Predicted 3D model of a 533-nucleotide part of an RNA (small-subunit ribosomal RNA, 5' domain) from a Candidatus Hydrogenedentales bacterium. Model confidence (mean pLDDT): 84 of 100. The full RNA is in RNAcentral, with records from ENA.

Context: one part of a larger RNA
RNA sequence: GAACGAACGCUGGCGGCAGGCUUCAUACAUGCAAGUCGAACGCGAAAGCUCCUUCGGGAGCAAGUAGAGUGGCGAACGGGUGAGUAACAGGUGGAUAAUCUACCUUCCGGUGGGGGACAACAGUUGGAAACGGCUGCUAAUACCGCAUACGGUCGUGUUUUCCUCGGAUUACACGAAGAAAGGGGCUAUUGCUCCGCCGGAAGAUGAGUCCGCCCCCCAUUAGCUUGUUGGUAGGGUAACGGCCUACCAAGGCAACGAUGGGUAGCCGAGCUGAGAGGUUGAUCGGCCACACUGGAACUGAGACACGGUCCAGACACCUACGGGUGGCAGCAGUAGGGAAUAUUGCGCAAUGAGCGAAAGCUUGACGCAGCCAUGCCGCGUGGAUGAUGAAGGCCUUCGGGUCGUAAAGUCCUUUUAUCAGGGAAGAACAAGUUGGAGAGUGGAAAGCUCCGGCCCUGACGGUACCUGAUGAAUAAGCAACGGCUAACUCCGUGCCAGCAGCCGCGGUAAUACGGAGGUUGCAAGCGUUGUUC
Numbered sequence: 001g002a003a004c005g006a007a008c009g010c011u012g013g014c015g016g017c018a019g020g021c022u023u024c025a026u027a028c029a030u031g032c033a034a035g036u037c038g039a040a041c042g043c044g045a046a047a048g049c050u051c052c053u054u055c056g057g058g059a060g061c062a063a064g065u066a067g068a069g070u071g072g073c074g075a076a077c078g079g080g081u082g083a084g085u086a087a088c089a090g091g092u093g094g095a096u097a098a099u100c101u102a103c104c105u106u107c108c109g110g111u112g113g114g115g116g117a118c119a120a121c122a123g124u125u126g127g128a129a130a131c132g133g134c135u136g137c138u139a140a141u142a143c144c145g146c147a148u149a150c151g152g153u154c155g156u157g158u159u160u161u162c163c164u165c166g167g168a169u170u171a172c173a174c175g176a177a178g179a180a181a182g183g184g185g186c187u188a189u190u191g192c193u194c195c196g197c198c199g200g201a202a203g204a205u206g207a208g209u210c211c212g213c214c215c216c217c218c219a220u221u222a223g224c225u226u227g228u229u230g231g232u233a234g235g236g237u238a239a240c241g242g243c244c245u246a247c248c249a250a251g252g253c254a255a256c257g258a259u260g261g262g263u264a265g266c267c268g269a270g271c272u273g274a275g276a277g278g279u280u281g282a283u284c285g286g287c288c289a290c291a292c293u294g295g296a297a298c299u300g301a302g303a304c305a306c307g308g309u310c311c312a313g314a315c316a317c318c319u320a321c322g323g324g325u326g327g328c329a330g331c332a333g334u335a336g337g338g339a340a341u342a343u344u345g346c347g348c349a350a351u352g353a354g355c356g357a358a359a360g361c362u363u364g365a366c367g368c369a370g371c372c373a374u375g376c377c378g379c380g381u382g383g384a385u386g387a388u389g390a391a392g393g394c395c396u397u398c399g400g401g402u403c404g405u406a407a408a409g410u411c412c413u414u415u416u417a418u419c420a421g422g423g424a425a426g427a428a429c430a431a432g433u434u435g436g437a438g439a440g441u442g443g444a445a446a447g448c449u450c451c452g453g454c455c456c457u458g459a460c461g462g463u464a465c466c467u468g469a470u471g472a473a474u475a476a477g478c479a480a481c482g483g484c485u486a487a488c489u490c491c492g493u494g495c496c497a498g499c500a501g502c503c504g505c506g507g508u509a510a511u512a513c514g515g516a517g518g519u520u521g522c523a524a525g526c527g528u529u530g531u532u533c
Base pairs, nucleotide, nucleotide: 001533002532003531004530006529007528008527009526010525013379014378015377016376017375018374019372020371021337026335027334028333030332031331032330035073036072037071040070041069043067048061049060050059051058052057080290081289082288090214091213092212093211094210095209096208099207100206104203105202106201107200108199109198110197111196112146114144115143121136122135123134124133125132126131153176154175155174156173157172158171161168162167163166182195183194184193185192186191216262217261218260223253224252225251228250229249230248231247232246233245234244235243265287266286267285268284269280270279271278272277292313293312294311295310296309315326316325317324318323343369345368346367347366351365352363353362354361355360382412383411384410385409392403393402394401395400417470418469419468420467421466422465426460432454433453434452435451436450437449438448477522478521479520480519481518482503483502484501488517489516490515491514492513498505499504
């Protein structure tokens, strides 16, 4: 000198864009953060209104609505944190002839015929609650057999090609096992079509695994290792492999630093520097790990799963004492810790995500607003003129000098401020509706594609922006002035009080302490402290 997720002191007008618990991976009140589908399925209220009534009630509408339940998809994404991890965790380059991939795209072939249940519900019953038990009924795209198998899988045999010589691969034959589910629309009687379902091939996307190189400090850590190193056989996995087991051999690693200890998420990048390098890993992006602590599996295409399950533990809460419940390192917010870090806000209008044929619903992702000079950038706090160089302050050699064109005064301007009026883009390529055209199918329609018209939708927000009115009106501080280092005098103090980054000032004329005037530097900031180069 530059930089900062900064803090502290004094001060503080506005806007734009960013950023905002670096400490306790401490504990959490409350609300919200993952739902959706009636075009998979069976059930199905109530309030209220109308009518009737023997005044007890009944019927209809509300409404096949609300609502749970079965089922499907999602919940493995998105969001948070950095504890652990010195590791194939990460970066980079390869391998997979050792692998999987829901939804999506393209293509091939199918979608036949049966069965038995369980929720919801009804009855009954246990419990303070959480939550159950028993009996009975029932539907499905839920579940289970049967048939079929283009292709695929597995096995056997023959065969082609390739190489690392044992495998991969091509073709053919034979054998074995293995599927399915319906729903909507239009026609109107068996068809068409849309969405599905089953088997398979390929793609895309995502993921698993393996390897080369790179990746902090300590040798005042020198030896470490028994599933350890390799082989055979088997098991297991989507998949190779001591991944696991049995047997056999006795190996394997290490001063090119094993093992042990300490510290730490890694990277793209950020800061600094002429560069080499040093340092950092906030925000944004990629990867990893974690979800009260430890362990485990289930479901599933995908988890060993933040807002799922089970077990153990600590903590906290409820209890009728028998027993239960919970997990903010999601968004706000609270307590504590700390030098220190924000609102229990608005909206799904946009972008994106989940579900749905769609309308749409959900979304603390996200878009916005609020707070904070935390940072960067921009603007303003007025402009011109004005010498009796006013008054006043300070200094003085008492002549004067200086603050100083500074003020006052005169003439202007109105960014900003206040008030008033107008007023967006972000939003249409989506959706809806309507019209037209086209291709194929069809008896027709619906559906599909293209083009046009109309219409709906804005949290921010009456915001940005524009116009007008008023009036210099609403807006300057902080630090320094001995040298380094730009900027000097007076008064007070008297080795005291104090200053100080270093050298050093202060003991009676202190440009170094405190105050004043003046000056210098930066400016809505200025200084100090901390850290890095």